[in-house]
Context: one part of a larger RNA
Molecule: small-subunit ribosomal RNA, 5' domain
Organism: Candidatus Kaiserbacteria bacterium
RNA sequence: GGGUGAAUGCUAGCGGCGUGGAUAAGGCAUGCAAGUCAAGGGGGCCGCAAGGCAACCGGCAGACGAGGUAGUAAGACACAGGUACGCACCGAAGAGUCCGGUAUAGCUCGCCGAAAGGCGGGGUAAUCCCGGAUGGCGUGGCGACACUAAAGGAGCAAUCCGCUUUUUGAGCGGCCUGUGGGGCAUCAGCUAGUUGGUAAGGUAAUGGCUUACCAAGGCUACGACGCCUAGGGGACCUGAGAGGGUGACCCCCACCGAUGGGACUGAGACACGGCCCAUACAUCUACGGAUGGCUGCAGUCGAGAAUAUUUGGCAAUGGGCGAAAGCCUGACCAUGCGACGCCGCGUGCUGGACGAAGUCCUUCGGGACGUAAACAGCUUUUACGCGUGAAGAAGUAAUUGACAUUAGCGCGUGAAUAAGGGGCUCCUAACUCUGUGCCAGCAGGAGCGGUAAUACAGAGGCCCCAAGCAUUACCC
Numbered sequence: 001g002g003g004u005g006a007a008u009g010c011u012a013g014c015g016g017c018g019u020g021g022a023u024a025a026g027g028c029a030u031g032c033a034a035g036u037c038a039a040g041g042g043g044g045c046c047g048c049a050a051g052g053c054a055a056c057c058g059g060c061a062g063a064c065g066a067g068g069u070a071g072u073a074a075g076a077c078a079c080a081g082g083u084a085c086g087c088a089c090c091g092a093a094g095a096g097u098c099c100g101g102u103a104u105a106g107c108u109c110g111c112c113g114a115a116a117g118g119c120g121g122g123g124u125a126a127u128c129c130c131g132g133a134u135g136g137c138g139u140g141g142c143g144a145c146a147c148u149a150a151a152g153g154a155g156c157a158a159u160c161c162g163c164u165u166u167u168u169g170a171g172c173g174g175c176c177u178g179u180g181g182g183g184c185a186u187c188a189g190c191u192a193g194u195u196g197g198u199a200a201g202g203u204a205a206u207g208g209c210u211u212a213c214c215a216a217g218g219c220u221a222c223g224a225c226g227c228c229u230a231g232g233g234g235a236c237c238u239g240a241g242a243g244g245g246u247g248a249c250c251c252c253c254a255c256c257g258a259u260g261g262g263a264c265u266g267a268g269a270c271a272c273g274g275c276c277c278a279u280a281c282a283u284c285u286a287c288g289g290a291u292g293g294c295u296g297c298a299g300u301c302g303a304g305a306a307u308a309u310u311u312g313g314c315a316a317u318g319g320g321c322g323a324a325a326g327c328c329u330g331a332c333c334a335u336g337c338g339a340c341g342c343c344g345c346g347u348g349c350u351g352g353a354c355g356a357a358g359u360c361c362u363u364c365g366g367g368a369c370g371u372a373a374a375c376a377g378c379u380u381u382u383a384c385g386c387g388u389g390a391a392g393a394a395g396u397a398a399u400u401g402a403c404a405u406u407a408g409c410g411c412g413u414g415a416a417u418a419a420g421g422g423g424c425u426c427c428u429a430a431c432u433c434u435g436u437g438c439c440a441g442c443a444g445g446a447g448c449g450g451u452a453a454u455a456c457a458g459a460g461g462c463c464c465c466a467a468g469c470a471u472u473a474c475c476c
Stems, first nucleotide, its partner, number of pairs: 001476004006472005013345006019338002026301003030298003035060003040057002044053003067256003077180007085173003090169008098132004107122006138147003152161003182228003189219003194216008231253004235246004258279005281292004311334003317331001318329004348378004358369004383413006392403001420465005425446003431460005441448002
C1' cells in the first nucleotide's frame, strides 16, 4: 500500500447493485416449507339436477429442490484413463395388449381405549394382486426344446392418454486404476479377512464384498501405523512474477439431518419435514400409555465483539402432479432492516471590500479566518407537493403484475432538506497562543511532560480524507 461475511468509537442526506449467525452441528413456542391425479376404482356426504366436497384403495412425486460443514487426510476432491454394470421420466424405431381367478381398504355391524389408536364378523372395486396362453429378446442346449409379458381409461366418433416387451439415443449414475494437494518421527514398526489362490454365495456389476478350504503373505524412512488439524475444487486476496494466504457469497462434487444402529419400499434411499430399535432431552396423560426432532423460511431463548422481516406473490423463471382447466411450491421473484461493502449523486452557482462585526495572533504598526459572511442576481440535481406513468406478459380474441401510491416523465415551491471524522515533534502532509509543571496526561516506533511544551489539555489556524472518518483483529 492492498484486502475482509468484520466488530468498536464519533458522525450521517439520497439512490443503484451486492451482501448479512463466521460463535453453541446448543435448545426450540407458533405459522408455513410436498404434493397432486375424481379422465385408475368402488363407495360416503351435500344438491332437484348440472355438479361440488373430500376420506379410502391405486398411480406418479416425496432420492429433486432448500439447508448445514459435524465427520472425513481418503469409499472424499481435482485431473487423466478404464469397464466386470444400471437407468423411472424424455426422444427414435419394431411387435403385442388373449383367457381366467380371489383378496382387501373404504362401507356396515359389534367391541376395547383418556387419548393416540386398535380388534373381530360381513361384504365390495380397480391401471391392486395372482394363474394360464402366445411371442420376440435373453439364458441353457449341437439340435429338438425349456424358462419368462401385459391394463385399461376419456370421447358419439375420429382419435388421444396409457400398459407389456425389444433395439437404440440422450443424459445421469455405479465400480476400478494412476497422479496431485496439511502438521508432528518427541508416532518406527503395522496387519488374521490380514495378502494371495480355489470354490460358492451375494450384487445391476468387478472384487475378501461375504463364507469354507489352502498357501504365508501384504504395507513401511519415496514415512507405513498412530496422533493433531481440516470438507475438496472452480475460485478469492496479495504480489512484477515466483510464491504466500484463504475456501464467505455464486457454481461443481462429497458428506450430514437430535445421537447410534437397521432395513423396507422403490428406476433410484439405507431416505431432513418416511418406517423400526436403542439413548438422551422435551411435551401430553385418566399413570395404563402416547407424541416430537427448524443443520427449510421467518421467529425465540442461550452463548457471543457480532449478523436481518414471525412481510407480499406465484405476475416472471424453474420444479411436482394432471388430458386439460388447474392445484402445490418460504425454490424463486419481490419487500423490510443494517453505511456491512462497492459504485454514483448531492449538501449550490455567479458577483460582492485595501476587507464589516466577532474571534485568534501581534514587534501594537498590523496580520489571519476572508469573497468567507452580509448583500444582489441565478439555478433546482436533491427534497417536498400535485399530475402522468411503463417495460418486465410469453400468449392472441379476451383475461392475467406481488413489486407498484414503483422507475421514468411533466408542473409547482423554495438555497430551500443535507458535514463530519482523524491529524499537525520526526518517520509523515499540516503551528501558534493559553493552561499545566516528570503532575495531569500522550504514545505505532523513536520518544514527549521536572516554569516559555509546535509532542499533555483547551483555543485559533492549518493538513488529509469525506457520508464517511478513525481504531482493533486477521492475510499478502